[in-house]
Order: sequence, then structure tokens, then C1' cells
RNA sequence: GCCUUUGUAGCUUAAUUGGUUAAAGCAAUCGCUUGAAGCGCGAUUGAUGCGAGUUCGAUUCUCGACGUAGGCA
Repeated sequence: GCCUUUGUAGCUUAAUUGGUUAAAGCAAUCGCUUGAAGCGCGAUUGAUGCGAGUUCGAUUCUCGACGUAGGCA
């Protein structure tokens, strides 16, 4: 340099292939429980990497740049 893959919450994964509130586990905070903690139970907070385009509507489709991983030379 070229090709392919990939980018969603602090971390790990979903979201059926465009449609009504983006889901779950761990983590964090608060509460219950305890003499105190831990375990356990309940609740809350928090995300579609960036910029454009298509569309009534984009996590999803297209393009560009950036980043991750792999391959070729």
C1' cells in the first nucleotide's frame, strides 16, 4: 500500500436483517437485611465511535475519514 472483519453503558454480549420505550449479566449508587461487613433481595443511573447521504423513519442501508483485529505483498 491492497483486501476482509469490526466499532452499542465502566466491562462482556444482544437487538431477526429499516418501525412504537435499544435488552441482559457483571460493575457503580441508594434502600432492605446484619452488631458491622459479606451473601441475598429490590430500585436507580448510564450507551448506538465521528461526519455526511438515502428514507416518512437509520444501531441496521450507502459513502468518507478515524480506530481495532486478521490476511497478502

Annotation: The RNA shown here (transfer RNA) has 73 nucleotides and comes from Drosophila guanche. It matches the Rfam family "tRNA". Rfam describes the family as follows. Transfer RNA (tRNA) molecules are approximately 80 nucleotides in length.